Glycine riboswitch aptamer from Ditibartonella choladocola, 103 nucleotides, folded computationally. Rfam family: Glycine riboswitch aptamer. Its family is annotated with glycine biosynthetic process in the Gene Ontology.
[in-house]
RNA sequence: CAUCUUUUUGCGGGAGAGUGUAAAAAUACAGUCAACCGUGUUUUGACCGCCGAAGGGGAAAACAGCCCGUAAUCUCUCAGGCACAAGGAACCGUAAAAAGAUC
Numbered sequence: 001c002a003u004c005u006u007u008u009u010g011c012g013g014g015a016g017a018g019u020g021u022a023a024a025a026a027u028a029c030a031g032u033c034a035a036c037c038g039u040g041u042u043u044u045g046a047c048c049g050c051c052g053a054a055g056g057g058g059a060a061a062a063c064a065g066c067c068c069g070u071a072a073u074c075u076c077u078c079a080g081g082c083a084c085a086a087g088g089a090a091c092c093g094u095a096a097a098a099a100g101a102u103c
Base pairs, nucleotide, nucleotide: 002102003101004100005099006098007097008096009095010094011093012092013091018048020047021046023044024043025042026041027040028039029038049082050081051080055078056076057075058074062070063069
């Protein structure tokens, strides 16, 4: 100098599952003398049903004398999410830095 590996960071891509139910509040429309009631939209929490790829927990096989640890197209679903959008370190690409290996 070159190639490869790992980690971190930046950028780009990136899935799944509810336009659920009944309420409350606000607002618009229709109607009315005016309201209640009705319909639509938004917000809030509750309940029911689901999803796994922020975060978190568990864990087969294998390595290791044992433990710890690493750890799957694995698992739980506390957190998060369930039209679009947004979000999204599962995973992929790319750039930089650091460390290591080979020549």
The RNAcentral record of the sequence draws on ENA. The prediction has a mean pLDDT of 76.